Description:
The prediction has a mean pLDDT of 84. Predicted 3D model of a 72-nucleotide RNA (transfer RNA) from Zopfochytrium polystomum.
[in-house]
């Protein structure tokens, strides 16, 4: 120097163009004499970044950052 892979609530995650899925946490309630465990029902995300394409982008295109791995 080259080349591939990843980035989505606090963490961990699914997402094949059609206003974002579940786990986990945290808050409230129920059940207990308390807790824990379960039940319920609520917070939480400018889907890295900044542009094209498109009626419409987390998805496709193009440049950049960050982390990994691979070659030299």
């Nucleotide at each position: 120097g080259g080349g591939g892979c990843u980035u989505u609530g606090g963490u961990c995650u699914a997402g094949g163009g059609g206003u974002a899925u579940g786990a986990u946490u945290c808050c409230u309630u129920c059940u207990u004499a308390g807790g824990g465990u379960g039940g319920a029902g609520g917070a939480g995300g400018u889907c890295c970044c900044g542009g094209g394409u498109u009626c419409a982008a987390g998805u496709c295109c193009c440049g950049g950052a960050a982390g990994c791995c691979c070659c030299c």